[in-house]
């Protein structure tokens, strides 16, 4: 520097609660741990949600992100400890 691997300390935090904020999707804080070696950043590419607004409509209907997801896939970028080649 690349690649693989696994362990101890350290590290993050799925459902779920509760409380804010949001039109929802969601987010933030707390508890909480299913998981995680990039589950650190980053909406660039696919992908997934949500429809407030705006557009047809007039059927509590359909479109459509500028809203959101990086713990759904790649990409960019940055990076911690040990042994191994």
């Nucleotide at each position: 520097a690349u690649a693989a691997a696994a362990u101890u300390u350290g590290g993050c935090a799925a459902a779920c609660u509760u409380a804010u904020c949001g039109a929802a999707a969601g987010a933030u804080a707390a508890g909480g741990a299913c998981g995680c070696a990039a589950a650190g950043c980053u909406a660039u590419g696919g992908g997934u949600c949500u429809a407030a607004g705006a557009g047809c409509g007039u059927g509590u209907g359909c479109u459509u992100a500028u809203g959101a997801c990086u713990g759904c896939c790649a990409g960019g970028u940055u990076g911690c400890u040990u042994u191994u080649a």
Molecule: c-di-GMP-I-GGC riboswitch aptamer
Organism: Pelosinus sp.